[in-house]
């Protein structure tokens, strides 16, 4: 250059057309405690990007862009 796969919260992972994108760890208050862990409650925070189908797209389709593998080039 070529193929493949993969991009949602800080992290790790769900939701594969259809109601307001879930949860777990973390963060932040508050309960409980003499106090700290633990435990319980309740905030908090994401769909890589630009179009395209579609009544509707996080899912489906092209281009980009990021990341991993695999092949080939390397006089």
């Nucleotide at each position: 250059g070529c193929c493949c796969c993969u991009g949602u919260a800080g992290c790790u992972c769900a939701a594969u057309g259809g109601u307001c994108a879930g949860a777990g760890c973390g963060g932040g208050c508050g309960c409980c405690u003499u106090a700290u862990a633990a435990g319980c409650g309740c905030c908090u925070g994401a769909u890589c990007c630009u179009g395209g189908u579609u009544c509707g797209a996080u899912u489906c389709c092209a281009g980009g862009c990021a990341g991993g593998g695999g092949c080939a080039c390397c006089a």
A computed fold for a 75-nucleotide RNA from a Bacillota bacterium, annotated as transfer RNA.
Rfam family: tRNA. Gene Ontology term of the family: triplet codon-amino acid adaptor activity.
It was read from a public genome assembly.
Its mean pLDDT, the model's own confidence on a scale to 100, is 82.